A computed fold for a 334-nucleotide part of an RNA from a marine eukaryotic metagenome, annotated as large-subunit ribosomal RNA, domain IV. The prediction has a mean pLDDT of 85. The RNAcentral record of the full RNA draws on MGnify.
[in-house]
Context: one part of a larger RNA
RNA sequence: CUAUGUUUAAGGAACUCGGCAAAACAGCAGGCGUAACUUCGGGAUAAGCCUUGCCUGCGCAUCGUAUUUAUAUGAGUGUGUAGGCCGCAGCGAAAGAGCUCAUGCAACUGUUUAUCAAAAACACAGGUCCGUGCUAACUCGUAAGAGGAUGUAUACGGGCUGACGCCUGCCCAGUGCCAGAAGGUUACGUGGAGGGGUUUACGCUCCGAAACUAAGCCCUGGUGAACGGCGGCCGUAACUAUAACGGUCCUAAGGUAGCGAAAUUCCUUGUCGGGUAAGUUCCGACCCGCACGAAUGGCGUAAUGAUGUGAGCACUGUCUCAAACAUAGACCCG
Numbered sequence: 001c002u003a004u005g006u007u008u009a010a011g012g013a014a015c016u017c018g019g020c021a022a023a024a025c026a027g028c029a030g031g032c033g034u035a036a037c038u039u040c041g042g043g044a045u046a047a048g049c050c051u052u053g054c055c056u057g058c059g060c061a062u063c064g065u066a067u068u069u070a071u072a073u074g075a076g077u078g079u080g081u082a083g084g085c086c087g088c089a090g091c092g093a094a095a096g097a098g099c100u101c102a103u104g105c106a107a108c109u110g111u112u113u114a115u116c117a118a119a120a121a122c123a124c125a126g127g128u129c130c131g132u133g134c135u136a137a138c139u140c141g142u143a144a145g146a147g148g149a150u151g152u153a154u155a156c157g158g159g160c161u162g163a164c165g166c167c168u169g170c171c172c173a174g175u176g177c178c179a180g181a182a183g184g185u186u187a188c189g190u191g192g193a194g195g196g197g198u199u200u201a202c203g204c205u206c207c208g209a210a211a212c213u214a215a216g217c218c219c220u221g222g223u224g225a226a227c228g229g230c231g232g233c234c235g236u237a238a239c240u241a242u243a244a245c246g247g248u249c250c251u252a253a254g255g256u257a258g259c260g261a262a263a264u265u266c267c268u269u270g271u272c273g274g275g276u277a278a279g280u281u282c283c284g285a286c287c288c289g290c291a292c293g294a295a296u297g298g299c300g301u302a303a304u305g306a307u308g309u310g311a312g313c314a315c316u317g318u319c320u321c322a323a324a325c326a327u328a329g330a331c332c333c334g
Stems, first nucleotide, its partner, number of pairs: 001329008010320002014318001019315001029051004037042001039163001053085010063074005086090001091096001098313007105305002110122002126161007138147003164300004169230003174227002176223005183218003189212002194207005231249005258292001259289001270286005
């Protein structure tokens, strides 16, 4: 010096991206006590406080045994009370939650990148849409056949969303899907006007118009928890500012509720308030949303989380600032 341990004055997060690591009160014992919030179940062992050993006496409850009512008896059990004893320390060893506040995300228990990611990702119950009437749809297979299912629409398959609560706005112009006995277009085929070649002729052969003829496409409608989309400019109120109001252009329609510097905000460390002596983070507001927004769900939400972020108590060699010790290496001989 490296690794693993043990201890450390005073301070106590000043360390650091970050309390990472370590330390530590407390320990599913008894008693007391326990907030916000809440889906009334929880939160909760919330938090917090006290007690805990041994000896002697007395009381209560209770169990067993022995015997004749009543007594005796027990390394009995539980509990209360009084006095005393010892130590620094009585759950005397070991083992055995650190806690609190605020907020994002995901409801939850689960699942996952075997070997750098455990998560906010996946799943989930619930919601909704589409398909499917049974020889079901769908999947595997060339087929036979099999699964679906020895099921039958309260079933099965597929897509999206993702507990619960309150909700889920406008646009069908484009694309998709669904429906539509008309019309247009349209293949093979039917058809055969007419024409060509050859021939003396009969024939043989080739081309072939009109008309008829399917789905599809065009067309007419519907459909958004289908793919998706959800404007611009100018003016205006008796301070100023702003614009409820008006004008105009464009569009299929111009973003509703709710939320908003957000896991989304470029400018930006936005501005104000809170917390700190000091805060690019955090919390609460504002709204000028570069570029939120309603099942590619919106906004809330108790509980839950080896989850993200911020703050505090406790505690500490993380640090100020390092030191000592132990063990194994490192070094020397073999």